Guanidine-I riboswitch aptamer from Ureibacillus chungkukjangi, 96 nucleotides, folded computationally. Rfam family: Guanidine-I riboswitch aptamer. About the family: This family represents a conserved RNA structure found upstream of the ykkC and yxkD genes in Bacillus subtilis and related genes in other bacteria. The function of this family is unclear although it has been suggested that it may function to switch on efflux pumps and detoxification systems in response to harmful environmental molecules. Its family is annotated with regulation of gene expression in the Gene Ontology. The prediction has a mean pLDDT of 81. The sequence was found by an Rfam model in a public genome assembly.

RNA sequence: AGAAAGGUUUUCUAGGGUUCCGUAUCGUAUUUUGAUAGUCUGGUCCGAGAGAGAACUACGCAAAGCGUGACACGGAAGGACAAAAGCCUGGGAGAU
Numbered sequence: 001a002g003a004a005a006g007g008u009u010u011u012c013u014a015g016g017g018u019u020c021c022g023u024a025u026c027g028u029a030u031u032u033u034g035a036u037a038g039u040c041u042g043g044u045c046c047g048a049g050a051g052a053g054a055a056c057u058a059c060g061c062a063a064a065g066c067g068u069g070a071c072a073c074g075g076a077a078g079g080a081c082a083a084a085a086g087c088c089u090g091g092g093a094g095a096u
Base pairs, nucleotide, nucleotide: 007056008055009054010053011052012051015046016045020043021042022040023037024036025035026034027033057069058068059067060066061065071091073094077089078088079087
């Protein structure tokens, strides 16, 4: 100094907040409705390169199939949606 399938999609989890629902409190005053609270367990929601599953896919082989896809320490800052995050910048800067 330095390539890479170190691939794509999807379901979920750790995690995350607070638009909506629910809950709590305070009002309004009733087939209700508004404010505040995530310092509310929750449903919806967001969600991992370095977490899990599946489908596809790449490569190899003796090809209705089988095999391989290893490893992976990591800020601060900024960005999106209502908001935040293990999301995105990003297997980045940096470290080894």